[in-house]
Context: one part of a larger RNA
């Protein structure tokens, strides 16, 4: 010096405390653990593994077991020979593949020979999702957006080291300010950077319509005010004013202001921790395979199921279910694509087929909300699991294993034991929309995006987690 401490002080964090919704019980998706299996590929395992790599496992994907075959090989480069290339058929098979036939001569040529492509040979070598993440590179997580890490000279110590970086205040911060054997200084705070919130100028198409004029209809004419879209400035600095503080820093309260004290949000993650995690993204030492641990193809596996368990989604209703009517978004995608009206279907969805390369067409229907009618405390007009027929779609394939529709079925379940979990503002609860990935789709999942829209804190005694002084010590 560091670690530790049911040692002490000061500080903060949805850490508690105060409120609100949850899991924890039920059925279901999902994801692991065990079991099971030919195989049930492989990785991740306290917080910081378990809706995780995987933004999408019938086949492909795939790396997993079985059968089938294959051996310079599915790629790459040399060397030798041959031979263009290509294209058709048939046999045999689950395909890979093997086996035949039949057609055909191009290009650049100096007439040597080359280019391009196949077949064979031989050995250089390819090839490995095989080991080793405790031999690396990169990348990534975690304390933690916590406020801390360190250094020239220079002074203190004999030295390890110290001082600076304590200390008074202050702060979201080692952010400031005053002190001081301390001066200076880097990485990190903070700010530059994006997005919103206001205004202002410039600009009207596809977007917009105030006046005037028209219309089934902002549709045509017209307008450039408004909305609005996108480029460019502007604005916030405790600038102002009161009290407060040691006259500082700063703090509370006002007053303008669209916005006040970091405006909200996001991007941005210091030194070093845990031989964190990942050779299966990707490169890579070294190790191993080499007629196989390479490489083709079939079907099956990853989807199994007594169980345990994590993460969610649906309910147990009346603040509700259902029938009817009738409002109000934002973002986003679209040419191998969305695909309007219209016609047929109970419905999924088919058929015809316009626009659209998109502020223009179209996915597109917002849903909670609000009116009004029926139900009336029930296993029910609550729940929707299971299962039967019938369709439909995507796709050589829909048994193992898709997803969607109608008809019937109608399980469990009546608000949940100990324990546990999130979240302070346009947040929680609550509803719905669109995207990635993709023919399809097992998404109830991630990512965005809006409608509705709360309660409770103005405190730190306690718990657990960070920081900082001081102190103890059998630890390193």
């Nucleotide at each position: 010096u560091g670690a530790c401490g049911a040692a002490g002080g000061c500080c903060c964090g949805c850490a508690c405390a105060a409120g609100u919704g949850g899991u924890g019980g039920a059925a279901c998706a999902u994801g692991u653990g065990g079991u099971u299996u030919a195989a049930u590929u492989c990785g991740a395992u306290g917080c910081a593994a378990c809706g995780u790599g995987a933004a999408g496992a019938a086949c492909c994907u795939u790396a997993c077991a079985a059968g089938g075959g294959u051996u310079u090989g599915a790629c790459a480069u040399g060397u030798c020979a041959u031979a263009a290339a290509u294209c058709u058929u048939c046999u045999u098979g689950a395909a890979a593949g093997a086996g035949a036939a039949a057609a055909g001569u191009g290009c650049c040529c100096u007439c040597a020979g080359g280019a391009a492509c196949a077949c064979g040979a031989a050995g250089a070598a390819a090839g490995g999702u095989g080991g080793u993440g405790c031999a690396u590179g990169g990348u990534u997580g975690u304390c933690a957006u916590c406020a801390a890490u360190u250094c020239c000279a220079a002074c203190c110590g004999u030295a390890a080291g110290g001082u600076g970086u304590u200390g008074g205040g202050u702060u979201a911060a080692a952010a400031c300010u005053c002190g001081c054997a301390a001066c200076a200084a880097a990485c990190g705070c903070a700010a530059c950077c994006c997005u919103c919130a206001u205004g202002u100028u410039u600009a009207g198409u596809u977007g917009c319509c105030a006046u005037c004029a028209u219309u089934u209809a902002g549709u045509a004419u017209g307008g450039a005010a408004c909305c609005u879209u996108a480029a460019a400035c502007a604005u916030a600095u405790u600038a102002u004013u009161a009290a407060u503080g040691a006259u500082a820093a700063g703090u509370u309260g006002a007053a303008a202001a669209a916005a006040g004290g970091u405006g909200a949000g996001g991007a941005u993650a210091a030194c070093a921790u845990c031989a964190a995690a990942u050779c299966a993204u990707c490169a890579u030492g070294c190790c191993c395979c080499u007629u196989a641990u390479g490489c083709c193809g079939u079907g099956g596996g990853c989807g199994a199921u007594a169980c345990a368990u994590g993460u969610g989604c649906u309910a147990c209703a009346a603040u509700g279910g259902c029938c009817a009517a009738a409002a109000c978004a934002a973002a986003g995608g679209u040419u191998u694509g969305c695909g309007a009206c219209c016609c047929c279907g109970u419905g999924a969805g088919g058929g015809c087929a316009a626009g659209c390369u998109a502020a223009c067409u179209u996915c597109c229907a917002a849903a909670a909300c609000c009116c009004a009618a029926c139900c009336u405390u029930a296993g029910u007009u609550u729940g929707g699991a299971u299962u039967g027929c019938a369709a439909g779609u995507u796709a050589u394939a829909a048994c193992u294993c898709g997803c969607c529709u109608g008809c019937a079925u109608g399980a469990a379940a009546u608000c949940a034991g100990g324990a546990u979990c999130g979240c302070c503002a346009a947040u929680a609860c609550u509803c719905g929309c669109c995207g990635g990935u993709c023919a399809a789709c097992c998404a109830u999942a991630u990512g965005a995006u809006g409608a509705u829209g709360a309660a409770u804190c103005u405190g730190u005694u306690c718990c657990c987690a960070a920081g900082c002084c001081u102190u103890g010590u059998a630890u390193a």
Molecule: small-subunit ribosomal RNA, 3' major domain
Organism: Sphagnum contortum